[in-house]
A computed fold for a 340-nucleotide RNA from a Caldisericota bacterium, annotated as Bacterial RNase P class A.
Its Rfam family is "Bacterial RNase P class A". Its family is annotated with ribonuclease P activity, dimeric ribonuclease P complex and tRNA processing in the Gene Ontology.
Model confidence (mean pLDDT): 76 of 100.
Taxonomically the source falls in Caldisericota (Bacteria, Pseudomonadati).
The gene name in the source record is rnpB.
The model forms 92% of the base pairs in the Rfam consensus.
This record gives sequence, structure tokens and C1' cells, in this order.
RNA sequence: AGAGUAGACCGUGCGGCCGCGGGGUCUUCCCCGAGGAAAGUCCGAACUCCACAGGGCAGGGUGCUGGGUAACUCCCAGUGAGGGUGACCUCAAGGAAAGUGCCACAGAAAAAACACGGCGGAUUUCCGCAAAGGUGAAAUGGCGAGGUAAGAGCUCACCAGCAACUGGGCGACCAGUUGGCUAGGCAAACCCCACCCGGAGCAAGAUCGAAUAGGAAGGUUUGAGUGGCCCGCUCGCAAACCUUCGGGUUGAUCGCUUGAAGGGCAGGGUAACCUGCUCUCCAGAUAGAUGGCCGCACCCUGAAAAGGGACAGAAUUCGGCUUAUAGGUCUGCUCUCGUU
Repeated sequence: AGAGUAGACCGUGCGGCCGCGGGGUCUUCCCCGAGGAAAGUCCGAACUCCACAGGGCAGGGUGCUGGGUAACUCCCAGUGAGGGUGACCUCAAGGAAAGUGCCACAGAAAAAACACGGCGGAUUUCCGCAAAGGUGAAAUGGCGAGGUAAGAGCUCACCAGCAACUGGGCGACCAGUUGGCUAGGCAAACCCCACCCGGAGCAAGAUCGAAUAGGAAGGUUUGAGUGGCCCGCUCGCAAACCUUCGGGUUGAUCGCUUGAAGGGCAGGGUAACCUGCUCUCCAGAUAGAUGGCCGCACCCUGAAAAGGGACAGAAUUCGGCUUAUAGGUCUGCUCUCGUU
């Protein structure tokens, strides 16, 4: 210098005028007013209500190990496997000797055994074999030597795999030694094992609720009956009034923003993260405010004039993931080439 890899961050700035939402010590004045994703609503929670959710069935989810967290399918650090010269990247990564099932085409044969061509021995249809051939994504360990009629873990060395033991590691696992020679693949097929999961969601939900209309219960007065009369009782619940209860329209208030919050410093930890001290208050609307114009600066296009400024916009709140994003800044590291 070129190519690459991993990560962190900014994502127009300042001022003036007018306006909008919220708050204050409220006409005027002062303060605050979108994002890194506010998005998708995909996970996990807080909170609220419900039949209080304890157990079981069904169903669903997760699935190497250790740690972090309120929790997670998230994050960190590792292990193993695969890819890359490398920095580094990717992985739904438990169990296939519990059982069932599947393995297209090709091929003799796809796990039960078998033999198309072939090799060998007998000799005409019988035996032995599975080394070499052909098929396939995959062929009953690989390769070499010995051995043999031909062959074969039949024997041996090395390698793979399995089991046991020893050592290291919290662990996944790694290394070594020994052994019998060996058990195909698929669980993102059913299934088995371990752990987790009640449902609905802020239009959750709570309180208030004038007038009018209507519902239920009770009382008083009036009415009818009974009765000689009164009280009483009964009927009608017919009318009026009163009380209570419940429902409920438009609506109002709360929930609502101080919170697993943010900034700084110190300490612990490889890290995710945790602890302590200190400071700050940073939208809260309800059909939904957060906008418009002007000036200067910045960036891009353009010869200039001029034009443009990514993705996108809160709706109960947090922690994640995913997706979109013009332009720009910074840091660690790798490879190649060149110069000294």
C1' cells in the first nucleotide's frame, strides 16, 4: 500500500420567529417534549383480572458444559464437529445395544440376510469365499504385510471406533495404557429421557357518574276486600313520594410513567455481569402533541445556478432477538506485496 476480519459509536449542529402537548410559583414568564431501531409483535418478564392455577392427562417448548440474569429460545466463557492460508466464522450439538418405522433411483444386497459378474475346489450343478469390479448419499471397519486352494481380524503393525482402567479438568471433554476384534444411517420420523410451561391482556383493570329513560327490593300515604268500628290482615302492586340495591350510554379520574431507570467514579470478575458511593428526573397524549418558516454552518450531487440530507416515528413498562438504515468516526487483529 492492497485485501480482509471482529467490535464500539455518531447518525446533522447552532440561533431566531410562530405554533402544538405536558408541568410549574400558571394571561406575559420558566422548564420538558421520539428512536437506535419508537418497527416486526418473535421470545422472556413486571403489572392486572379470571374458575387461586396443588396433582394428573393431553398439548407445547427447550436440549454439549460451566456461568450471568427477575426471567428467557437471550448473553458470556469454554468443549466438540465443520469451513477458512489466517484473523476468524458456522452448528436444533441428549438418546439409534428400549421399541416401531424409513433409507428414493441405481444396485446381487440398504441391515434381514444375500452373491450379479468374479476367485478357488470338485466336475454339470454342488461346495467354499467376499479380496479386487460395478451401484449408490451411504455396502457390514480402513490400509499394508503375513497367511490360504481361493479367501477372510484368520494373524500382526498403524489408524478409526467401542469398552475398561489411570491421569488432568467443577464440567462438556482431553491424554495415555490395556482389551475383545466391531454394534450402517435417519430422532428438523414416531418415540424415550431430563427440565420448563394455567389463561387472557392496559380496549388489562379500578373508582366516580348529573339530567332523562328503564329494572329489582322495601317503606309511607291513598284505594279495594274482610270487619259493627279501629288496629290488624289480605289483595292490587294501581297512583304518588321516599329509601336502598344493581345495571348502564356519552363522559371524567386513576392505572400512566421514579424505573430489575440513566450518567459518573471506585472495587470484584477472563467476560457476560455484580457490588458500593454519588448525581440526575429524561414525552405521557387519548384520535392522539413532538411541527412550520428563516439565517448560518456541515455533508452529498452539480461547471454554476440550484437541488437534496438514510431508515423511520412513542401509545402500560422493562430485558432480549430479528429486520430496515444514506453517510461518517474510532479500535483490536490477519494475509499478501513493497521499502528500510